[in-house]
RNA sequence: GCUACAAACCGAACUAUCGUACCGCUUGCGGUAAGGAAAGUCUGGACAGCAUAGAGCAAAUGCACCGGUGAACAGCCGGGUGUUUCGAGCAAUCGGAGCAACAGAAAGUGCCACAGAAAAUAACUAUCCUGCUCACGCGGGAAAAAGGUGAAAAUGUGGGGUAAGAGCCCACGGCCGUAUGCAGUAAUGUAUACAGCGGGUAAACCUUGCAUGCUGAAAUGCCACGUAUACCGGCGCCUGAGGGCUGCUCGCCCGAUGCCGGAGGGUAGGCAGAUUGAUCCCGGGAAGUAAUUCGCGGGACAGAUAAAUGAUAGUGUAAAAACAGAAUCCGGCUUACGAGUUUGUAGCAACU
Numbered sequence: 001g002c003u004a005c006a007a008a009c010c011g012a013a014c015u016a017u018c019g020u021a022c023c024g025c026u027u028g029c030g031g032u033a034a035g036g037a038a039a040g041u042c043u044g045g046a047c048a049g050c051a052u053a054g055a056g057c058a059a060a061u062g063c064a065c066c067g068g069u070g071a072a073c074a075g076c077c078g079g080g081u082g083u084u085u086c087g088a089g090c091a092a093u094c095g096g097a098g099c100a101a102c103a104g105a106a107a108g109u110g111c112c113a114c115a116g117a118a119a120a121u122a123a124c125u126a127u128c129c130u131g132c133u134c135a136c137g138c139g140g141g142a143a144a145a146a147g148g149u150g151a152a153a154a155u156g157u158g159g160g161g162u163a164a165g166a167g168c169c170c171a172c173g174g175c176c177g178u179a180u181g182c183a184g185u186a187a188u189g190u191a192u193a194c195a196g197c198g199g200g201u202a203a204a205c206c207u208u209g210c211a212u213g214c215u216g217a218a219a220u221g222c223c224a225c226g227u228a229u230a231c232c233g234g235c236g237c238c239u240g241a242g243g244g245c246u247g248c249u250c251g252c253c254c255g256a257u258g259c260c261g262g263a264g265g266g267u268a269g270g271c272a273g274a275u276u277g278a279u280c281c282c283g284g285g286a287a288g289u290a291a292u293u294c295g296c297g298g299g300a301c302a303g304a305u306a307a308a309u310g311a312u313a314g315u316g317u318a319a320a321a322a323c324a325g326a327a328u329c330c331g332g333c334u335u336a337c338g339a340g341u342u343u344g345u346a347g348c349a350a351c352u
Base pairs, nucleotide, nucleotide: 001348002347003346004345005344006343007342008341009340010338011337013315014314015313016312017311018310020033021032022031023030024029025028035323039334040333042332043331044330045329046328047216048215049214050213054250055249056248057247060212061211062210063209064208065079066078067077068076069075080102081100082099083098084097085096086095087094088093103207104206108205109204110201111200112199124147125146127142128141129140130139131138132137155173156172157171158170159169160168174197175196177194178193179192180191181190182189183188220272221271222270223269231262232261233260234259235258242254243253244252279300280299281298282297283296285294286293287292
């Protein structure tokens, strides 16, 4: 210097003319008009309806170390544990940087490529005992230390023991569980004692714990206008058909101007929800390690219902590209994208 990746910032400005939507008034002028993700609809809520959201069972879904933060959360902050890598050190260990769906594999079931005898009732070679045999070898049994395979092979080293062996026994370790003491809010750490030795996999089924009633702005409330409370068939009229937003049971409620089907008639408007809210930005202050919170000052914030947010020219610049466009709102997560700036990591090339 280039390239890739990660993180942070940014996601063009101004002028003129024409045009679109909404709002305001002095009625022909003025004001305002997409995003960092408006997206995916993954997640937490607000709001609304359904019994006032009720009870039980089942199912389903989500979450899963601890504490804090917050309306809440799968987010964020801090801590713990595990693990990867780098550095220091003889070593134990310590320090830096990163990563983790981080409850349970000792409830049960399943699965574990290739290789290997065997991937979990282990036994190919080798070992030991034994029967037959002149012998080679064949049969029966014992054992799981050695070899070989593998990502992983049944707790490591040493000694005893034995026919040969083996946690079979012992010593020192490793891991795991229980109890107690100490430190800590806790996760957890540490010390001692006792019991034990179990392969891995739960983003496989599953189990445990916790949470969730269901639906979704085409929710929903209301006003106006019109009509057929008519006609035909069936059911039902309180001993009640049918209905009330996951299933079953219960409970509660509506129900005769009823319910289902047929043929047909009417309407096709408006208001609210609905855009100022757990809101965002800037500058100080206070509390806190931090996330965050409190308080002060200043500023900003489209709102349609066929559905707006655009076009042209110029200035300026190295360039004006990419992903993409609000439809109830808010917090988060995830995904998509690039003209450029900064930092870090890795690789490549050249020079000294």
This is a predicted structure of a 352-nucleotide RNA (Bacterial RNase P class A) from Chitinophagaceae bacterium 26-R-25. The sequence was found by an Rfam model in a public genome assembly. Rfam family: Bacterial RNase P class A. The family's RNA type in Rfam is ribozyme. The prediction has a mean pLDDT of 75.